[in-house]
RNA sequence: GAUAGAGGCGCGGCUGCCAAGAGUAGCUCUUCCAUUUACCGGCGCGGGACGGCGCGGGGGAGGAAAGGGACAGCCGCCGAAGUGUUGCCAGGCCGGUCCCUGCCUGUGACGCUGGGCCGCCGGAGAAUAUCCGGCGGACUGUCGCGGAAACGCGGAGAGCUGUC
Numbered sequence: 001g002a003u004a005g006a007g008g009c010g011c012g013g014c015u016g017c018c019a020a021g022a023g024u025a026g027c028u029c030u031u032c033c034a035u036u037u038a039c040c041g042g043c044g045c046g047g048g049a050c051g052g053c054g055c056g057g058g059g060g061a062g063g064a065a066a067g068g069g070a071c072a073g074c075c076g077c078c079g080a081a082g083u084g085u086u087g088c089c090a091g092g093c094c095g096g097u098c099c100c101u102g103c104c105u106g107u108g109a110c111g112c113u114g115g116g117c118c119g120c121c122g123g124a125g126a127a128u129a130u131c132c133g134g135c136g137g138a139c140u141g142u143c144g145c146g147g148a149a150a151c152g153c154g155g156a157g158a159g160c161u162g163u164c
Base pairs, nucleotide, nucleotide: 001164002163003162004161005160008078010077011076012075013074014073015072016071018069027062028061029060030059031058032057033056042055043054044053045052046100047099048098049097050095051094081113082112083111084110085109086108087107088106090105091104092103093102114140115139117137118136119135120134121133122132123131124130142155143154144153145152146151
């Protein structure tokens, strides 16, 4: 240098089905009450300018979806994957205009995290589900050092083991 592997409630993706979301919605219809009834003004639609659209309360009838999740099957794998910063292209979030960069998807570079579990804090979320980040705890795998051993201490996957 090449190749093949190991950790285990191991990681990620797709499809099907199910529950929840929710009898919810700034959804549809209908009815009653009210209304600042024109202009101005106020609020909302990621922010600003311009423009456009919409706007209160009660009852009745109807009535979704997305992200996320359980289970089953299949696929790709062991920096699997996740995350932070930053660059770039395209599309989207009212636009027929301009600016901004807020968010989402894709991608390159650099950095951090060996892995799953439990607890606390914070964020997202309808949620006590779940996901993400930080801290702590024991456990587990791996290498190094010490040891007769049991075990103890320490390191990180750019690692470890086998073969050529």

Lysine riboswitch aptamer from a mouse gut metagenome, 164 nucleotides, folded computationally. Its mean pLDDT, the model's own confidence on a scale to 100, is 76. Rfam family: Lysine riboswitch aptamer. Its family is annotated with lysine biosynthetic process in the Gene Ontology. From the family's description: Riboswitches are metabolite binding domains within certain messenger RNAs that serve as precision sensors for their corresponding targets. RNAcentral holds the sequence, with entries from MGnify.